[in-house]
Context: one part of a larger RNA
RNA sequence: GAUCACUGCUAUUGGGAUUCGACUAAGCCAUGCGAGUCGAGAGGGUCCGGCCCUCGGCGAACUGCUCAGUAACACGUGGAUAAUUUGCCCUUAGGUGGAGGAUAACCUCGGGAAACUGAGAAUAAUACUCCAUAGAUCUUAGAGGCUGGAAUGCACUAAGAUUGAAAACUCCGGUGCCUAAGGAUAAGUCUGCGGACUAUCAGGUUGUAGUCAGGGUAAAGGCCUGACUAGCCUACGACGGAUACGGGUUGUGAGAGCAAUAACCCGGAGACGAUAUCUGAGACACGAUAUCGGGCCCUACGGGGCGCAGCAGGCGCGAAAACUUCACAAUGUGCGAAAGCGCGAUGAGGGAAUCCCAAGUGCUUGCUCGUAAGAGUAAGCUGUUUUUAUGUCUAAAAAGCAUGAAGAGUAAGGGCUGGGUAAGACGGGUGCCAGCCGCCGCGGUAAUACCUGCAGCUCAAGUGGUGAUC
Numbered sequence: 001g002a003u004c005a006c007u008g009c010u011a012u013u014g015g016g017a018u019u020c021g022a023c024u025a026a027g028c029c030a031u032g033c034g035a036g037u038c039g040a041g042a043g044g045g046u047c048c049g050g051c052c053c054u055c056g057g058c059g060a061a062c063u064g065c066u067c068a069g070u071a072a073c074a075c076g077u078g079g080a081u082a083a084u085u086u087g088c089c090c091u092u093a094g095g096u097g098g099a100g101g102a103u104a105a106c107c108u109c110g111g112g113a114a115a116c117u118g119a120g121a122a123u124a125a126u127a128c129u130c131c132a133u134a135g136a137u138c139u140u141a142g143a144g145g146c147u148g149g150a151a152u153g154c155a156c157u158a159a160g161a162u163u164g165a166a167a168a169c170u171c172c173g174g175u176g177c178c179u180a181a182g183g184a185u186a187a188g189u190c191u192g193c194g195g196a197c198u199a200u201c202a203g204g205u206u207g208u209a210g211u212c213a214g215g216g217u218a219a220a221g222g223c224c225u226g227a228c229u230a231g232c233c234u235a236c237g238a239c240g241g242a243u244a245c246g247g248g249u250u251g252u253g254a255g256a257g258c259a260a261u262a263a264c265c266c267g268g269a270g271a272c273g274a275u276a277u278c279u280g281a282g283a284c285a286c287g288a289u290a291u292c293g294g295g296c297c298c299u300a301c302g303g304g305g306c307g308c309a310g311c312a313g314g315c316g317c318g319a320a321a322a323c324u325u326c327a328c329a330a331u332g333u334g335c336g337a338a339a340g341c342g343c344g345a346u347g348a349g350g351g352a353a354u355c356c357c358a359a360g361u362g363c364u365u366g367c368u369c370g371u372a373a374g375a376g377u378a379a380g381c382u383g384u385u386u387u388u389a390u391g392u393c394u395a396a397a398a399a400g401c402a403u404g405a406a407g408a409g410u411a412a413g414g415g416c417u418g419g420g421u422a423a424g425a426c427g428g429g430u431g432c433c434a435g436c437c438g439c440c441g442c443g444g445u446a447a448u449a450c451c452u453g454c455a456g457c458u459c460a461a462g463u464g465g466u467g468a469u470c
Base pairs, nucleotide, nucleotide: 001470002469003468004467005466006465007464008463009462012359013358014357015356016355017354019352020351021317027315028314029313031312032311033310036058037057038056041055042054043053044052045051065270066269067268075194076193077192078191079190080189081188084187085186089183090182091181092180093179094178095177096176097131098130099129100128107120108119109118110117111116135163136162137161138160139159140158141157142156145154146153168175169174197241198240203233204232205231208230209229210228211227212226213225214224215223245267246266247265248264249260250259251258252257272293273292274291275290276289277288295306296305297304298303323349325348326347327346331345332343333342334341335340362381363380364379365378366377367376368375369374386406387405388404389403390402391401392400413459414458415457416456417455418440419439424454426453427452428451429450435442436441
C1' cells in the first nucleotide's frame, strides 16, 4: 500500500454486483409455503364445474441447502472397460393374437379421544394373471465370416434344454404399447501421474498378499465363502497422529512465490446419530419405509406424532449477518397430444455505511467588517439531489427513463496538528495527577504532546480503530 471481517463517530442521491448466519452451535425449531400433473388409461360421487374421491401412468433420484465427515482413486489430469448398465429422446426393422380372476373409491355395518383402522357386498382399466407366437439365455456340433493390436466379442447353420413380449385411446389428424439392433445422454467400476504438516509416530498387516474353485453383482475384483501357499507395504516415509471437502479460481506481489478456496462454476459427501430394506432405468432416497439411539410434542393413559445443512421466520450461540413480501410475465423444469397446470428453482420488490462507479451539498454582483483569507447582508442566476404532474417501463407496482412546473430552499463529516508526518511556540484548565502514546516519547506550575476553546492540516459521504493475509 492492497484485500477481508468486526467496530466508533458521521451520513444527500442514483446505477451496478460471483455481497449479506461460512468462521461460533452439521445446535434446537412455533407457523406458513417449498412436487406435482394427466379426463386423449379407468370406476364412482356430484351442487354438473375435471369440481371431488379412488385405481392407473409419468415425475417426485432433478432443482434447492450445507461442508460435518473424508489425506481417499475424494479431487485434477490422462487412460481402460476384451469386465458393465442406461427410463424419457433419435434412427432402423418387425409385431400389437386369445383367455381369465381380482381390487379401490362408492354402498352397508363396526372399533378408536385422535392418528388411523376392521368386516361384508358390487365393479372397471393402458392395473394384475395365464395361454400362444416372436424373442432371449445356455449347452453341443459345424462353418470359418466381421471388428480389432489381440477374440474371450459380434454374426451364421443345426439339434437340445431352460425360459418367454405387447394396451389400447382418439376430435381419425394423431398419441401410444411390445421386441430386436444402433445412437445420444447419464452413470458404475478399474488404473498411470499430480498436489499440505508431523520421525518427540519405525516398523505395520492375518481377508492381510496371492493361487484354485464357488457364491454374489449390471459388471472385474478378498467384494464374500472354502481349500492351499506365506506372502504384502515400508526412510522415495509404511503404520500412527494432527489438520482439512478437492479443483476452477480468489487475495497479494514487478515476478518467483506466499496465503486463501463459505459465497459463483465443476466434482464429492451429508440430511437429528446409526443400520437395513422396498420401489424403480436410476436411491440404499433431505420433504420413502422399518428398527435402535437421543431429543421434543399431543393424549380421553389405551396409544399416537415430529426432525428447516429448502424459502421466510424464531430461540440459542456469539464481535458478527436481511422480509414470516409479490409473481409464475421471463428463463428453466415436471406432467400433458395440446391448451395449460405446478414450482420459496427462478424472476421482481423490501432491508443492510459489503464493495465498485457516478453526481451533488451552489454560482454571480453590490454593500458592510477585515491588511488579507474570509464572514455577514441584499439583489440576481441556475435547477443536480428535493417536491410535484403526465407518459413510458412492469405480471402488478416501485425505482428508473422522457417531458413540464415549483423551489437556494433539503444535503459535511471524520481524523489529526512534538518527531516520523501535512498542519499552532495561540488562550484557558491540570500539575509525574488526570491522561496521551503503533514507535520514539509527553505530563513533577509558563505542556506546540493531557482536557477544552479558537485557528489550521488532511481525506471526504465518508473517516478513524481492532484483528487476519500478501